c-di-GMP-I riboswitch aptamer from Thermincola ferriacetica, 88 nucleotides, folded computationally. The coordinates come from a structure-prediction model, not an experiment, and the mean pLDDT is 87.

RNA sequence: AAUCUGCAGGGGCAAACCCGGUGAAAGCCGGGGACGCAAAGCUAUGGGUCUAAGGCAGGCAUUUUGCCACGACUGCCAAGCUGCCAGA
Numbered sequence: 001a002a003u004c005u006g007c008a009g010g011g012g013c014a015a016a017c018c019c020g021g022u023g024a025a026a027g028c029c030g031g032g033g034a035c036g037c038a039a040a041g042c043u044a045u046g047g048g049u050c051u052a053a054g055g056c057a058g059g060c061a062u063u064u065u066g067c068c069a070c071g072a073c074u075g076c077c078a079a080g081c082u083g084c085c086a087g088a
Stems, first nucleotide, its partner, number of pairs: 003088004012037002017032006035075001041081003045078003048073003054068005
């Protein structure tokens, strides 16, 4: 230095839920809170999932129905980039 492993110390992140904000929604942000996480650090690149404002098509007296991401999720799985400590 690389690879693999996670077992000590010191640190790190923070699910559900609650409060406030934001958004059409999914979700996101801040505070509290910890279920978990050795990449739960970063990138929506492939797949997947969520949402459907808007668009398109349909229906229609009204109520509405279907499809589509250009909106999201990296704490769903891959891929790429980077990285602390310890051991082998």